[in-house]
Context: one part of a larger RNA
């Protein structure tokens, strides 16, 4: 000198665009933050012009593993890069091929009783389906056997074939088009898995390990593999730093420096990882699942004491730490998700608006004339010198401010706009509403006077201050930056 999610002291007019618990991974009132389909299905109500509209607890379907919030763990295939998978999986979406036959039993809600304080449960009968099971077909698939071809990378892959076993579906819905189902093949996108390189302090951590290192047989997964188990064998790691402590999420990036390095990981994006705190498996193509479930455990909370309840590191607000970080706003118009044939329905993602000079960047606080050099402050050698064209005043403009009128694009496809009567535009008033803070001994631009007298204070370093202080206070006057100034931290 630059920078900063900054604070703190003075001050403080506007706009844009951006940023706003860094500390308590601390606890949370309260309201919303994930729902949707009546074109899967019965029942229930309502309204009826008897044609039908509509509304829904429930049964089911998809979704709710996305979106949004945090960095607490984690030195590890977590991440980057660059590769592999002859060891995998993949709802919705595309693109092909076939195919949708014949049958059963059930059960939610709601009805009747019963039991609680509630939470909510229990028993009886009874009714649907794109729920849920049986069988039939088998183009395919997938398992065993067996012929032949072709490649590879060791296990092996690929293609023609022949025989056996097995194994789908919803003649649902809508009726105007369709939308679906079920089984194969390919794709598109995402993910699982492994492999090489790289990335951190301490050797005052030197030896470290029994499922440890390999192998067999088994199990287990989507899928290799000690992943897991029986048995055998005695291995593996290590000064090219293993094991142990302590520290962190990790990159693209960000700051700074000619650079080479040096610190860093806020806001945005990529992956990780988390949901009080520890384990656990359901259900799904995907979780071991923030606003699902179960079990311990800390903590709140309701109770009729028998016994329930909850999880803000999702916006928004509390309390509580703290030097310190915002509104319990509007709105689905746009952009994206969900769900649905759609018309819509949700959306605290988003898009906006508030508050904070936090940071940045523009923009104002006026512009020109105007000397006899007012008046009035400071200073003087008392002549006079300076605040100084500064002010009055004389003409001008009108950004900005005020008031009034008009008014968007963002919306495509006709209608529909939160922001917004917003930007902007016109017109009107009228210098009118807008200037401060740090310094002035050298370093470093800026001096004089009075007070003080080693007192009071000042200081970043030197060091100033004990009666004439250019270093302290305080005025006048200068410098230096400006809605900002200057302190402090923190890094190059």
């Nucleotide at each position: 000198g630059g920078a900063c999610g900054a604070a703190c002291g003075c001050u403080g007019g506007c706009g844009g665009c951006g940023c706003g618990c860094c500390u308590a991974a601390a606890a949370c009132a309260u309201g919303c933050a994930a729902g949707u389909c009546g074109a899967a299905c019965g029942a229930g109500g309502u309204c009826u012009u008897c044609g039908g509209a509509c509304c829904u607890a429930g049964u089911g379907g998809c979704g709710a593993a996305c979106g949004g919030c945090g960095g607490a763990g984690u030195a590890a295939c977590a991440c980057a890069u660059a590769a592999g998978u002859a060891a995998c999986c993949u709802g919705c979406c595309c693109u092909g091929a076939a195919g949708u036959c014949g049958g059963g039993g059930a059960u939610a809600u709601a009805c009747a009783g019963a039991g609680g304080a509630a939470a909510c449960u229990c028993u009886g009968g009874g009714c649907a389906a794109u729920a849920c099971c049986c069988g039939a077909u088998g183009u395919g698939g997938c398992u065993c056997u067996u012929g032949g071809a072709a490649g590879g990378c060791a296990u092996c892959u690929u293609c023609c074939g022949a025989g056996a076993a097995u194994u789908a579906a919803a003649c649902g819905g809508u009726u105007u088009u369709u939308c679906g189902c079920u089984u194969c093949a390919g794709g598109a996108g995402g993910g699982g898995c492994u492999u090489a390189u790289g990335a951190c302090a301490c050797a005052u951590c030197a030896g470290c390990u029994a499922g440890u290192c390999g192998g067999u047989g088994g199990g287990g997964u989507a899928a290799c593999g000690g992943c897991c188990u029986a048995c055998c064998a005695a291995g593996g790691c290590g000064a090219c730093g293993a094991c142990g402590u302590g520290u962190a999420g990790g990159g693209g990036g960000u700051c700074u420096g000619a650079g080479a390095g040096g610190a860093u990981g806020a806001u945005c994006c990529c992956c990780c990882c988390g949901a009080g705190u520890g384990g656990g498996a359901c259900u799904g193509a995907g979780a071991c699942a923030c606003g699902g479930c179960c079990c311990a455990c800390a903590c709140a909370c309701c109770u009729a004491c028998g016994g329930g309840u909850g999880g803000c590191a999702g916006c928004a607000g509390u309390u509580g730490g703290g030097a310190a970080u915002c509104u319990u706003g509007c709105a689905c118009a746009a952009u994206g998700g969900g769900g649905g044939a759609a018309a819509c329905c949700c959306u605290g993602a988003u898009g906006c608006a508030g508050c904070g000079a936090c940071g940045c960047c523009g923009c104002g606080u006026g512009g020109a004339g105007g000397a006899c050099g007012a008046a009035g402050g400071c200073c003087u050698u008392a002549g006079g010198g300076u605040c100084g064209u500064a002010a009055a005043c004389u003409c001008c403009u009108u950004u900005u401010g005020c008031a009034c009128g008009g008014a968007a694009a963002g919306a495509c496809u006709u209608a529909g706009g939160a922001c917004g009567g917003u930007a902007c535009c016109g017109u009107g008033c009228g210098a009118a509403u807008a200037a401060g803070c740090c310094c002035c001994g050298g370093c470093u631009a800026a001096c004089u006077a009075c007070g003080u007298g080693c007192c009071a204070g000042c200081a970043g370093c030197c060091g100033c201050g004990g009666u004439a202080a250019g270093a302290c206070g305080u005025a006048g006057g200068g410098g230096g930056c400006a809605a900002g100034c200057g302190u402090u931290g923190u890094c190059c």